[in-house]
RNA sequence: AACCGAUAAUGGCAAACCUGCCGAAAGUCAGGGACGCAAAGCUAAAGGGCCUUCUCUUCCUUCACGGAAGAAUGGCAGCCAGCUACCGAA
Numbered sequence: 001a002a003c004c005g006a007u008a009a010u011g012g013c014a015a016a017c018c019u020g021c022c023g024a025a026a027g028u029c030a031g032g033g034a035c036g037c038a039a040a041g042c043u044a045a046a047g048g049g050c051c052u053u054c055u056c057u058u059c060c061u062u063c064a065c066g067g068a069a070g071a072a073u074g075g076c077a078g079c080c081a082g083c084u085a086c087c088g089a090a
Base pairs, nucleotide, nucleotide: 004088005087012037013036017032018031019030020029022027035078041083042082043081047080048079049076050075051074055071056070057069058068059067060066
């Protein structure tokens, strides 16, 4: 230095759920709350994957704007990935 990760130390984050804000939704943010996490830190303007569909396209229906399929430009970093980083037993 790299890999690795304790029933170590110092600390950290916070799933579901509840309340409130925003949003068409996915979801974000704030407070509460802890399922978990050794990167649960950062990156979604360049990777893969997943979620959503206001809107757009096509089709059906036949004029009720209802239904189906497809598409991010909207999101997710607590899916993989990339980058960076604290501590140091085996």